Model confidence (mean pLDDT): 76 of 100. This is a predicted structure of a 334-nucleotide RNA (Bacterial RNase P class A) from an uncultured Spirochaetaceae bacterium. The sequence was found by an Rfam model in a public genome assembly.

[in-house]
RNA sequence: AAGGUUCGACAAGCAAUCGCUUCGGCUUUUGGCCGGAGAGGAAAGUCCGAGCUCCACAGGACAUGAUGCCGGGUAACACCCGGGAGCCGUAAGGCUACAGAAAGUGCAACAGAAAAUAUACCGCCUGUUUGCAGGUAAGGUUGAAAUGGCGGGGUAAGAGCCCACCGGGAAGGCAGUAAUGCGUUCCGCAUGGUAAACCUCAUCAGGAGCAAGGCCAAGAAGCAUGUGGAUUGUCCGUCCUAUACAUGCGGGUAGGCUGCUAGAGACUGACGGAGACGUCAGUACCAGAUAGAUGAUUGCAUAAACAGAACUCGGCUUAUGGAGGACCUUCUUU
Numbered sequence: 001a002a003g004g005u006u007c008g009a010c011a012a013g014c015a016a017u018c019g020c021u022u023c024g025g026c027u028u029u030u031g032g033c034c035g036g037a038g039a040g041g042a043a044a045g046u047c048c049g050a051g052c053u054c055c056a057c058a059g060g061a062c063a064u065g066a067u068g069c070c071g072g073g074u075a076a077c078a079c080c081c082g083g084g085a086g087c088c089g090u091a092a093g094g095c096u097a098c099a100g101a102a103a104g105u106g107c108a109a110c111a112g113a114a115a116a117u118a119u120a121c122c123g124c125c126u127g128u129u130u131g132c133a134g135g136u137a138a139g140g141u142u143g144a145a146a147u148g149g150c151g152g153g154g155u156a157a158g159a160g161c162c163c164a165c166c167g168g169g170a171a172g173g174c175a176g177u178a179a180u181g182c183g184u185u186c187c188g189c190a191u192g193g194u195a196a197a198c199c200u201c202a203u204c205a206g207g208a209g210c211a212a213g214g215c216c217a218a219g220a221a222g223c224a225u226g227u228g229g230a231u232u233g234u235c236c237g238u239c240c241u242a243u244a245c246a247u248g249c250g251g252g253u254a255g256g257c258u259g260c261u262a263g264a265g266a267c268u269g270a271c272g273g274a275g276a277c278g279u280c281a282g283u284a285c286c287a288g289a290u291a292g293a294u295g296a297u298u299g300c301a302u303a304a305a306c307a308g309a310a311c312u313c314g315g316c317u318u319a320u321g322g323a324g325g326a327c328c329u330u331c332u333u334u
Stems, first nucleotide, its partner, number of pairs: 001330007010321001013300006020038008040306001044317002047315005052209004059236004064205005069083005084098001085096004099200002104198002106194002121140002123136005148166002151163003167189001168187004173182003213258004222249005228240004266283007
């Protein structure tokens, strides 16, 4: 200097004038004055998990769905941290839908001789009456995949037929909380692959959702059906009930208040921990709209992109601008 990997942040701001929304205080309460605050790192996706509300006074079974190596963190999670195994990369690093194929079922088109209670097409060897018979699976063809691999011996030619190494199985030892790793001994030794196919195993899950729910006002016009209805998949159980509840048709009102922002929260510091994170102390209160608010001008500065809260929070995923730290590789110079 170039290329790459990874990590944590920023997204502007300050002052003045006018304008918009909201909160608090004062007041002469028609209305004014003063003060504070006012979109994001992803607010996006609506993909997970919860807080909260209702069903409901509380359950059981089945179905259905989700997760899937080990140990931790957290309110919880399919998230995060650390570790293990496998794969990719020269490396820094990255990815994984990572339990079970000896419980069962299914699937592997085409090609090929043969695709799992699977085979001999070419080839090799022996015999031969030249028609063929026997042996073989080492070599070749086909395919994503062909009865462990490689080297040597042996054989008529071959084959774990035998041997060494790798791989596999069994027993047992050491290290580790564990996943797992390493070694020793014995055995020629595979019942192939696939479960983001059905399935089996372990663990977890009631459902619906702020348009949940509650209150006030207004309003009118009820009729019919059912014996049941509620328990938001089914059954059991439980509870309510004929002035109840549910369903269908029709009519009226569709306005206001609340839920609605003080938090499993934020920032700073110390301590503990490899880390996620935890404990303690301190500081501050930082939007609550309801067709939906934050804009304009000036000065300094220069800073651009992706892009606007709607009950709240913890994550993941996606979009995007310019800088910074650490690490890896290559080249050059000293």
Of the family's consensus pairs, 97% are formed in the model.